Record summary
The RNA shown here (small-subunit ribosomal RNA) has 1446 nucleotides and comes from an uncultured bacterium. Its mean pLDDT, the model's own confidence on a scale to 100, is 85.
RNA sequence: AGAGUUUGAUCCUGGCUCAGGAUGAACGCUAGCGGUAUGCUUAACACAUGCAAGUCGUACGAGAGUCUUUGACUCUAGUGGCGGACGGGUGAGUAACGCGUGAGAAUCUACCCCUAGGUGAGAAAUAACAGUAGGAAACCGCUGCUAAUGUCCCAUAUACCUUUUGGUGAAAAGAGUAAUCUGCCUAAGGAGGAGCUCGCGUCUGAUUAGCUAGUUGGUAGGGUAAAGGCCUACCAAGGCGAUGAUCAGUAGUUGGUUUGAGAGGACGAUCAGCCACACUGGGACUGAGACACGGCCCAGACUCCUCCGGGAGGCAGCAGUGAGGAAUUUUCCGCAAUGGGCGAAAGCCUGACGGAGCAAUACCGCGUGAGGGAUGAAGGAUUUUGGUCUGUAAACCUCUUUUCUCAAGAAAGAAGUUCUGACGGUACUUGAGGAAUAAGCAUCGGCUAACUCCGUGCCAGCAGCCGCGGUAAUACGGGGGAUGCAAGCGUUAUCCGGAUUUAUUGGGCGUAAAGCGCCUGUAGGUUGUUUAAUAAGUCUGUUGUUAAAGACUAGGGCUUAACCCUAGGAAAGCAAUGGAAACUACUAGACUUGAGUAUGAUAGGGGUAGAGGGAAUUUCUAGUGUAGCGGUGAAAUGCGUAGAUAUUAGAAAGAACACCGGUGGCGAAGGCGCUCUACUGGAUCAUUACUGACACUCAGAGGCGAAAGCUAGGGUAGCAAAAGGGAUUAGAUACCCCUGUAGUCCUAGCCGUAAACGAUGGAUACUACAUGUUGCGUUUUUAAUGCAGUAUGGUAGCUAACGCGUUAAGUAUCCCGCCUGGGGAGUACGGUCGCAAGGCUGAAACUCAAAGGAAUUGACGGGGGCCCGCACAAGCGGUGGAGCAUGUGGUUUAAUUCGAUGCAACGCGAAGAACCUUACCAAGGCUUGACAUACUACAGAUUUCUUUGAAAGAGGAAAGUGCCUUCGGGAAUGUAGAUACAGGUGGUGCAUGGCUGUCGUCAGCUCGUGUCGUGAGAUGUUGGGUUAAGUCCCGCAACGAGCGCAACCCUUAUUUUUAGUUGCUAAUUUAUUUUAGGUUUUCUAGAAAGACUGCCGGUGACAAACCGGAGGAAGGUGAGGAUGACGUCAAGUCAGCAUGCCCCUUAUGCCUUGGGCUACACACGUGCUACAAUGGUUAAGACAAAGAGUUGCGAGCUCGCGAGAGUCAGCUAAUCUCAUAAACUUAGCCUAAGUUCGGAUUGUAGGCUGCAACUCGCCUGCAUGAAGUCGGAAUCGCUAGUAAUCGCUGGUCAGCCAUACAGCGGUGAAUCCGUUCCCGGGCCUUGUACACACCGCCCGUCACACCAUGGGAGCUGGUCAUGCCCGAAACCGUUUGCUUAACCUUUAUGGAGAGCGGCGUCUAAGGUAGGGUUAGUGACUGGGGUGAAGUCGUAACAAGGUAACC
Repeated sequence: AGAGUUUGAUCCUGGCUCAGGAUGAACGCUAGCGGUAUGCUUAACACAUGCAAGUCGUACGAGAGUCUUUGACUCUAGUGGCGGACGGGUGAGUAACGCGUGAGAAUCUACCCCUAGGUGAGAAAUAACAGUAGGAAACCGCUGCUAAUGUCCCAUAUACCUUUUGGUGAAAAGAGUAAUCUGCCUAAGGAGGAGCUCGCGUCUGAUUAGCUAGUUGGUAGGGUAAAGGCCUACCAAGGCGAUGAUCAGUAGUUGGUUUGAGAGGACGAUCAGCCACACUGGGACUGAGACACGGCCCAGACUCCUCCGGGAGGCAGCAGUGAGGAAUUUUCCGCAAUGGGCGAAAGCCUGACGGAGCAAUACCGCGUGAGGGAUGAAGGAUUUUGGUCUGUAAACCUCUUUUCUCAAGAAAGAAGUUCUGACGGUACUUGAGGAAUAAGCAUCGGCUAACUCCGUGCCAGCAGCCGCGGUAAUACGGGGGAUGCAAGCGUUAUCCGGAUUUAUUGGGCGUAAAGCGCCUGUAGGUUGUUUAAUAAGUCUGUUGUUAAAGACUAGGGCUUAACCCUAGGAAAGCAAUGGAAACUACUAGACUUGAGUAUGAUAGGGGUAGAGGGAAUUUCUAGUGUAGCGGUGAAAUGCGUAGAUAUUAGAAAGAACACCGGUGGCGAAGGCGCUCUACUGGAUCAUUACUGACACUCAGAGGCGAAAGCUAGGGUAGCAAAAGGGAUUAGAUACCCCUGUAGUCCUAGCCGUAAACGAUGGAUACUACAUGUUGCGUUUUUAAUGCAGUAUGGUAGCUAACGCGUUAAGUAUCCCGCCUGGGGAGUACGGUCGCAAGGCUGAAACUCAAAGGAAUUGACGGGGGCCCGCACAAGCGGUGGAGCAUGUGGUUUAAUUCGAUGCAACGCGAAGAACCUUACCAAGGCUUGACAUACUACAGAUUUCUUUGAAAGAGGAAAGUGCCUUCGGGAAUGUAGAUACAGGUGGUGCAUGGCUGUCGUCAGCUCGUGUCGUGAGAUGUUGGGUUAAGUCCCGCAACGAGCGCAACCCUUAUUUUUAGUUGCUAAUUUAUUUUAGGUUUUCUAGAAAGACUGCCGGUGACAAACCGGAGGAAGGUGAGGAUGACGUCAAGUCAGCAUGCCCCUUAUGCCUUGGGCUACACACGUGCUACAAUGGUUAAGACAAAGAGUUGCGAGCUCGCGAGAGUCAGCUAAUCUCAUAAACUUAGCCUAAGUUCGGAUUGUAGGCUGCAACUCGCCUGCAUGAAGUCGGAAUCGCUAGUAAUCGCUGGUCAGCCAUACAGCGGUGAAUCCGUUCCCGGGCCUUGUACACACCGCCCGUCACACCAUGGGAGCUGGUCAUGCCCGAAACCGUUUGCUUAACCUUUAUGGAGAGCGGCGUCUAAGGUAGGGUUAGUGACUGGGGUGAAGUCGUAACAAGGUAACC
């Protein structure tokens, strides 16, 4: 200090998540030791048992015990004193003077310290005790005795109250032989403690806005230690609140702890200060101090005892128990230390405290060995089988002993101190023994350090976020290995950080969330120039305080550290007190620039009201006139012979104001447009005067505010929600058409919202220019210039970019409003406004990891522009109809093997399914196998015959004894055996290689450097021309280059040359061969030439290029072929081949026979033959090219009607053969018909191939003679030697289902105006919510499941306040009742005083009533969210097919 995550990629906005630190923690796995800390965060829930506050006999009487018995000592219930208000616990309540901090005045204070003085004289009781009575007990009544430092009275008095007199008011003794000591009383002071008051600070909510009657103040009185409405009476009507009262929720508070760079945030365990509480509520008593944790009284709940009458209790003390909970310890030792209470002291008490125990709960420290040790052992894992890793790790050798075990010694802690140590025989020291007793946990896809194998197969599972898992998972589970930390390691929870993600430091608001629709204006905030004064803010000095602990710094003590001790110091806050006077502020004055006023002009659809006008529309009346009008993509509904539409004239009505008209004007915005008039608001310019900061912005408040809508009354021509009808459509509650009501208009009122937009709040100042335009002014009424507007381009600057840019989104200041992930939701509830519709204010649960902005590259568009292509058009011929062939689908079947499926599958793989092929089916067989390698044994190669069987196979017989040899044997072959293995046309083309198709022979696809951009990217490659072409030229922040294009290659067209057989030619020959001659031509096949826009003219930009021409065999790529860029389609192929993984192994392998792949209601594709006369048929005749051939082509001859057969020549081919080319030409017949067309089908007789033609071949003869008379919608090919048409050949092949495929030549057209449209493609541009890229994305209802939530007749609780009733205990007041030792006196039925009882005020708990608030629940119901591939449509994104949206 950052990182991951939205996208195809980018930048930004923005949320979510992670890495760090922390904890009184918990859970999982694991665990050697020590030190120091810490340990019920939940039920302030209930508590068994023990202990936690006593002490004093030197206050008192009494009793008991002991002994050394005239006495002494010890112990004790009771009276009395002091202490139980401290110490210890807890955090329920409390939002408060409770706490913190700083001040203050009207107070008290036992014990302690200091000072002064005093301590005289009396009296009456009472407990204990004794007796007696009651009760179960707790306890208690009566009678009697008695003491005191208990109680009372008198005296004295510094003192206090009144300040003139006067009044009030003390005391206690004890010990000691004594000195004296300890006490007691009064007063003054101190210290420490306590009470009270005030300033400031101290959580959240306005969906809590008004609260308050003792309330605020005064007077008088009461009360208190003390001021005070603290209380009472009376008087006044105040007091608090937007700077947040009241109400509600939550909460002890601080020092501090934790985190953070800091500012801040969160927390308030342990330790320390303060407060509050002590079963719940109330109350007082005693006391210096309490309204009292281990005291009292009352009420309530609960628990316990009980003889049922009545009693007892309060662990939020220390241990401990139950319960709750994820979760928190021993019913330990000791008063030795520190501290506390009492005591004169000894001493006693002390669960405070000091210690030990339990717990890895935290922090700190130590150890689990150290050195050497390679054949890099074994084992494990992996492997490319070579190795590699575990790994110097182990074994083994040497060494050490922290720790451990045993033994011995042994503290400090003890002080001013004689004694006294729980811890503890502990720390520590010494000796002995032996590597001995001691390592785990998490992780290993990225973030984030660390990788492989196996298993699993969207299963099981993981996951903090992104995400992983659907057969090769570094992400699941296991193994090996590695990484990190280590007696711990991980997980979970919570807090801070990162998060500048609430932004004071330190954010934003045109489009991402965010400027109120606009204005006026109150409080508030801010505010021009100048002078003086003050000193509130500000700055600065000093003083006080901010407890200690903690933090920091420096030392020191435990072996170190944690821990502990000592010392020091600073920020910073509050208060007090000096100083300064620049700025802000206040006060007093002055100024004119801001602001305003006056005067004179100007422009204007600014507003309100009134009056007037014409065009158009519709309706009505009348005329003319006749059959249609109207409407649409096309129609129909509708209107019209009862006379429409059209046209002429007249009348009426309502609404709106053409042209001018304009990024022109006015207004705050909404908005404002015929003309005139009246009233009226604002603005601008100019001139000189005046006022003198009067200003800006504004929470709340007030006003205005399009359209629609509402209320009442009018009005209604046109238009037009709703509604009706007609169309369209699968549907059409729409778009289109015909009608049409509210409404639109006016008056009065309401509503108060809009994409109310410049998506841009207002004001002020400053910061380049250029251009247009409106208004005013100056100037020769020109240029130029000033002011105020309005609009465009643009510099600096800003911005994520787009863009903004003196009219800022620039640079600054002031004020207001608003935002903080998406959805839920502008919804619910509450409040408020409204007649309603609704508006304003405005959440949460739950859910997701995104939602979003700008720009980029693609792709797409029922967007646009340009261009091309047999793409359309123009033509020619077809397909689709018939029959047949062939392929496919479907169906059938034991099987009809498999694959190919839009173009780019379907005469395709298959350039040949009768067996074989063959992969399929049935049956019969084999199991190291039909085939390969390796081992052993035996045999002999091999051939022939035979039995059985459908064959495979099984068996038998005979002949024979191979090749090489170094003579050992070897090679090859067969049989048998055993094991490794073979084998698989089994799966996966979505694991692959290779090959192929397609876009497409389309003109594209990229790179280097440079430049531009934050970046993805752009530029280049776009633009103007041109081309078949990213072909070339020109221009240009580009300059170059590569793969493609073109060319180079082959064939063909012309010529030359060379060569001349088997070719050609001439001669001879009946003729071919032959023979001999020639090489001119044809031809063959080598070499070469030729074509390059080279030449001319025109056009063009002086270019590229195009057009025309010449020459030429050929002219603008001459024609054809081969050649296929980057890539796309998870395109095709595991069945050509190869291959990973998976699967089968007496079978999914292998052999054999037979069958099937040829089935057949049907559908489709591709073809052949036809339908005829441009023809058919008969006869005769002519002209090719390219191929093939020895398992072959096969001449000739003979036979056969023919297919063919027989015989046989030639040919390994320019020689021989296949091999007659056909269309064509000539002549005859046929004459428009189902024919002399057409040939299917069928019968029959034959031929050929082949082991074998039944399923299932081809051919021939004779006979038979089907459909079909040119083909619906639709659709295909072709631009020249092309289409069309005619034959010929080849491959595969025994034969052939070939009409297919691949080639060859013959004859040989028509048309192209053109690019509007269909299809495909290229370039540029545009929109996009698409990027799996339109076969995209995506919306809503309905149905189902689950989740949270609103309403809901109500029901059940909690809590708060109020009214009324009842009213315990207690204080206070009162009292004619009852009782009564001290004192007084006149001695009485006395007084004073006291107590009890009664009454009164107040009041807890309780009851009751109606409320407020909050929580739970509720039949039913509303929407919301999330879910697998459900249903219906297609709303949005492209012009989304009706532009979208408010």